Overview: The RNA shown here (transfer RNA) has 69 nucleotides and comes from Acropora aculeus. The organism belongs to Acropora, within Eukaryota. The RNAcentral record of the sequence draws on ENA.
């Protein structure tokens, strides 16, 4: 110095119109019990700004990690 990426514990989509999905947690159903399965709940956008009527999403700075020079 040059790309990437930063999203509930953890992994990981949506690419302008209030955030899916698995996992795990939490309560309840089966079980003689534990686990498997069922049903329900909770829990999230790095920060700061800027465009928008409206930003996880575009644009800009800072940080943190990852890769290469």
């Nucleotide at each position: 110095g040059u790309a990437g990426a930063g999203a509930g514990g953890a992994c990981g989509a949506a690419g302008g119109g209030u955030a899916a999905g698995u996992c795990g947690u939490c309560g309840g159903g089966c079980u003689c019990a534990u686990g498997c399965c069922c049903c329900g709940a909770a829990g999230a956008a790095g920060c700061g700004g800027g465009u928008u009527c409206g930003a996880c999403u575009c644009c800009c700075g800072c940080c943190u990690c990852u890769a290469u020079a």